Predicted 3D model of a 265-nucleotide RNA (Bacterial large signal recognition particle RNA) from Clostridiales bacterium UBA8153. Rfam family: Bacterial large signal recognition particle RNA. Rfam classes the family as a non-coding RNA gene. Lineage of the source: Bacteria > Bacillati > Bacillota > Clostridia > Eubacteriales. The coordinates come from a structure-prediction model, not an experiment, and the mean pLDDT is 75.
RNA sequence: CCGUGCUAGACGGGGAGAUAGCGGUGCCCUGUACCCGCAAUCCGCUGUAGCGGGGUCGAAUUCCGGUUCCCGGCUCCUCUCCUGUGGGGUCGGCCCGGCGUAAGUGGCGAAGAUGGCCGGGUCCUACGCAACGAAAACCUGUGAACCCCGUCAGGUCCGGAAGGAAGCAGCGGUAAGCAGUGUUUUUCGUGGGCCGUAGGGAAGUCCGGCCAGAGCCAACUGCGCUGGUAACGUCCGGAGGAGAAUGCCAAAAGCCGGUGCACGG
Numbered sequence: 001c002c003g004u005g006c007u008a009g010a011c012g013g014g015g016a017g018a019u020a021g022c023g024g025u026g027c028c029c030u031g032u033a034c035c036c037g038c039a040a041u042c043c044g045c046u047g048u049a050g051c052g053g054g055g056u057c058g059a060a061u062u063c064c065g066g067u068u069c070c071c072g073g074c075u076c077c078u079c080u081c082c083u084g085u086g087g088g089g090u091c092g093g094c095c096c097g098g099c100g101u102a103a104g105u106g107g108c109g110a111a112g113a114u115g116g117c118c119g120g121g122u123c124c125u126a127c128g129c130a131a132c133g134a135a136a137a138c139c140u141g142u143g144a145a146c147c148c149c150g151u152c153a154g155g156u157c158c159g160g161a162a163g164g165a166a167g168c169a170g171c172g173g174u175a176a177g178c179a180g181u182g183u184u185u186u187u188c189g190u191g192g193g194c195c196g197u198a199g200g201g202a203a204g205u206c207c208g209g210c211c212a213g214a215g216c217c218a219a220c221u222g223c224g225c226u227g228g229u230a231a232c233g234u235c236c237g238g239a240g241g242a243g244a245a246u247g248c249c250a251a252a253a254g255c256c257g258g259u260g261c262a263c264g265g
Stems, first nucleotide, its partner, number of pairs: 001265006009057003012030004020046005034054005063258006072249003078244006085237003093232001095228007103221003106217003115211008123200006129193001131190007138182001139180004148173004156165003
């Protein structure tokens, strides 16, 4: 160095979960790498090997170790973002209100601002007038079988007669009552009068006159102070989700290194 036969060993691995812990079944990721039985109300074990029974390969491209790369998975504290939740009206944003200021806009103002004086109105009291409402009177009409008036046909009564008497209906008028009109009169009432007289009257306001001479207003914006509001922003707290970072595990693949025994030639 070659050949033959054996042995160690290999015939998938990993993640999460579960478990006191380990491995398996189940789920997931890689990937194609024997068979049968057991197994999530679990199965088999007590440390690095699932248990039991068989088969193939076999010291090397296949075993072992290291390293590079990296599918995939997990991740306390930390950072960013989203969702929804509890609290906070002051230290602060937004919004609303009140007071003040007068920087800006604007309005008024030498046909005279602010201010001052005088007079009058508005206001109050008393009296009166007017208006309105109600009632009454008055006017007109109607209106009494009889118990109102006048006239009383017919008829009735008295009388010898002449003549008288009472009196119904009708007609006319009227009382009580009813209806209507409203130019008039009276009474009562009415914070409704471009009314009157007299008196009163702190402020405001309106009108008029006079003095005097330049500001006045605060509607909007701004500024200051103050009060409120938890819807939004913001602050504090807690919950869920996503991403990042850190750390951990890690298949397959690449590279490097290491590793038996016996016989014969």